Transfer RNA from a Chlamydiia bacterium, 73 nucleotides, folded computationally. It matches the Rfam family "tRNA". Rfam describes the family as follows. Transfer RNA (tRNA) molecules are approximately 80 nucleotides in length. The family's RNA type in Rfam is transfer RNA. The source organism's lineage runs through Bacteria, Pseudomonadati, Chlamydiota and Chlamydiia. Its mean pLDDT, the model's own confidence on a scale to 100, is 80.
C1' cells in the first nucleotide's frame, strides 16, 4: 500500500437511535477522628477526536479526515 480495531470526566470504562451523557478511581467541601489514614455523605469536572450526511432526533448510523493499535504485503 490494503484489510481492520479504538477515540466518551484528570485516569480506567460504560452507553449498541429517543429522559438532564454515567460508574470507578483520582479532586473539592462536609461528617466522624486527639490527628492521619480507612470508612460516610456531597459537589464540581464532558464541545462523546474533527467534519459532513442520513433521521423527527446521533456519543450512537454512513463517508472523508486526524492520532494511536493490529494483520497481511
Nucleotide at each position: 500500500g490494503u484489510u481492520u480495531g479504538c477515540a466518551u470526566a484528570g485516569c480506567u470504562c460504560a452507553g449498541c437511535g429517543g429522559a438532564u451523557a454515567g460508574a470507578g478511581c483520582a479532586a473539592u467541601c462536609g461528617c466522624c477522628u486527639c490527628c492521619u489514614a480507612a470508612g460516610c455523605g456531597a459537589u464540581a469536572g464532558g464541545u462523546c477526536g474533527g467534519a459532513u450526511g442520513u433521521u423527527c432526533g446521533a456519543a450512537u448510523c454512513a463517508u472523508c479526515c486526524u492520532g494511536c493499535g493490529a494483520a497481511c504485503g